[in-house]
Context: one part of a larger RNA
RNA sequence: GGAUGAACGCUAGCGGCAGGCUUAAUACAUGCAAGUCAAGGGGUAGCAAUACACCGGCGGACGGGUGCGUAACGCGUACACAACAUACCCUUAAGCGGGGGAUAGCAUUGGGAAACUGAUGGUAAUACCCCAUGGUGUUGGAUCAUGGCAUCAUGAUUCAACUAAAGGUUACACUUAAGGAUUGGUGUGCGUAUGAUUAGCUAGUUGGUAGGGUAACGGCCUACCAAGGCGAUGAUCAUUAGGGGGUGUGAGAGCAUGACCCCCCACACGGGUACUGAGACACGGACCCGACUCCUACGGGAGGCAGCAGUAAGGAAUAUUGGACAAUGGUCGGAAGACUGAUCCAGCCAUGCCGCGUGAAGGACGAAGGCGCUCUGCGUUGUAAACUUCUUUUGGACAGGAACAAAAAGUCGGAUGCGUCCGGCCCUGAGGGUACUGUCAGAAUAAGCACCGGCUAACUCCGUGCCAGCAGCCGCGGUAAUACGGAGGGUGCAAGCGUUGUCC
Numbered sequence: 001g002g003a004u005g006a007a008c009g010c011u012a013g014c015g016g017c018a019g020g021c022u023u024a025a026u027a028c029a030u031g032c033a034a035g036u037c038a039a040g041g042g043g044u045a046g047c048a049a050u051a052c053a054c055c056g057g058c059g060g061a062c063g064g065g066u067g068c069g070u071a072a073c074g075c076g077u078a079c080a081c082a083a084c085a086u087a088c089c090c091u092u093a094a095g096c097g098g099g100g101g102a103u104a105g106c107a108u109u110g111g112g113a114a115a116c117u118g119a120u121g122g123u124a125a126u127a128c129c130c131c132a133u134g135g136u137g138u139u140g141g142a143u144c145a146u147g148g149c150a151u152c153a154u155g156a157u158u159c160a161a162c163u164a165a166a167g168g169u170u171a172c173a174c175u176u177a178a179g180g181a182u183u184g185g186u187g188u189g190c191g192u193a194u195g196a197u198u199a200g201c202u203a204g205u206u207g208g209u210a211g212g213g214u215a216a217c218g219g220c221c222u223a224c225c226a227a228g229g230c231g232a233u234g235a236u237c238a239u240u241a242g243g244g245g246g247u248g249u250g251a252g253a254g255c256a257u258g259a260c261c262c263c264c265c266a267c268a269c270g271g272g273u274a275c276u277g278a279g280a281c282a283c284g285g286a287c288c289c290g291a292c293u294c295c296u297a298c299g300g301g302a303g304g305c306a307g308c309a310g311u312a313a314g315g316a317a318u319a320u321u322g323g324a325c326a327a328u329g330g331u332c333g334g335a336a337g338a339c340u341g342a343u344c345c346a347g348c349c350a351u352g353c354c355g356c357g358u359g360a361a362g363g364a365c366g367a368a369g370g371c372g373c374u375c376u377g378c379g380u381u382g383u384a385a386a387c388u389u390c391u392u393u394u395g396g397a398c399a400g401g402a403a404c405a406a407a408a409a410g411u412c413g414g415a416u417g418c419g420u421c422c423g424g425c426c427c428u429g430a431g432g433g434u435a436c437u438g439u440c441a442g443a444a445u446a447a448g449c450a451c452c453g454g455c456u457a458a459c460u461c462c463g464u465g466c467c468a469g470c471a472g473c474c475g476c477g478g479u480a481a482u483a484c485g486g487a488g489g490g491u492g493c494a495a496g497c498g499u500u501g502u503c504c
Base pairs, nucleotide, nucleotide: 001504002503003502004501006500007499008498009497010496013356014355015354016353017352018351019349020348021314026312027311028310030309031308032307035058036057037056040055041054043052044051045050065267066266067265074192075191076190077189078188079187080186081185084184085183089180090179091178092177093176094175095174097131098130099129100128106121107120108119109118110117111116137162138161139160140159141158142157143156144155145154146153147152167172193239194238195237200230201229202228205227206226207225208224209223210222211221212220242264243263244262245261246257247256248255249254269290270289271288272287273286292303293302294301295300320346322345323344324343328342329340330339331338332337359390360389361388362387369381370380371379372378373377396440397439398438399437400436410425411424412423413422414421415420448493449492450491451490452489453474454473455472459488460487461486462485463484469476470475
């Protein structure tokens, strides 16, 4: 000098764009943050429109938060899977036959303070089960061909066994197989912090055989067999730490860093476990143990803000218990639409960057006042003021402004490769009476902060007298201090200025 998620002191007019718990992954009152489908089913209430609980489907594995853990195939990069999965979406081919038993809601009746829960009766489905049909599917066997780095892969023929379906009111759904797309899983090479005042570490440990398990390979797990495996090219242990794109600085090499935004990982009161599912070992699901808080009729129950606001605490320090689904996106739905603290907006804060303003031109009696001096006077403050003329950004008042952000959807018509496309009409704005524009009056509403011994731009007077004090370094102060305190003057930056912390 540059930078900062900054803080503190003094000061403060406006706008645009961004940013805003770096500390206690501490504890949380309250509200909201994930629902949707009535075109799957039987019902309840109602005259009806309609509304609602239950069964059922899809979604709650995304989006949002945090950085505890992790020195690791976690991340980055480059490959591999002849060892894998993929709901919804697209394409192609084929199919959708027959039957059955339950159960919620409901009715009756119990238990409990509550949370909740038991019994009996009877009922439906795109819920569940069975049979049939079926292939190029799966499993096992046989033959042949082609190919490969290997276990083998691919294709053809054949035998045996196994396995589908769901309706609905047309739209829309369902089943099987193959392919695509997307998303994930797994393995490997290289790179990725400090310490040797950590030198030995290891028993599922290292390998094999067999089996289990998984979508899949594998000590992933189990039984048996062998005795291996890692390590001064730093194992093990300890400490610290999420990684990257990037960011800051620097001519670069490098050094430091990982806020905001994007990608990956990990976590969801601490620990563990699985269930469901295409996908989780699941932030606002379940179960168990633990700590804590709350309710209780003492028998027993309820809870999890590292979602958005907000509270307490900690701290030098970090915001509103706001508006809207109008747009973008997501989930559900045939759609209308519903939900969405994602998102879009607004509020607070000079926290940062950028822009604008605090007036312009003229004006000498060089006014008064202040300060200084060699003191009838002169210098300086200083064209500064007064005064004259002008302007009106900004601010104020009034008026306009339903601008743009919007195309969808709906409806009508047309075209059509039947997927859809084109044209007309119509509906919808939180922000917001905001941005912006015009008119009016009026210089009106608007400047501070630090410094002035050298480094380093800027000097005199008074006070003080090694005192009081200053100080980044050198150093000032003991009676004329340009270095302390005040004043006048000056210098620098400016809605900021200075100090402190941190990095280069």
A computed fold for a 504-nucleotide part of an RNA from an uncultured bacterium, annotated as small-subunit ribosomal RNA, 5' domain. The full RNA is in RNAcentral, with records from ENA. Model confidence (mean pLDDT): 82 of 100. It matches the Rfam family "Bacterial small subunit ribosomal RNA".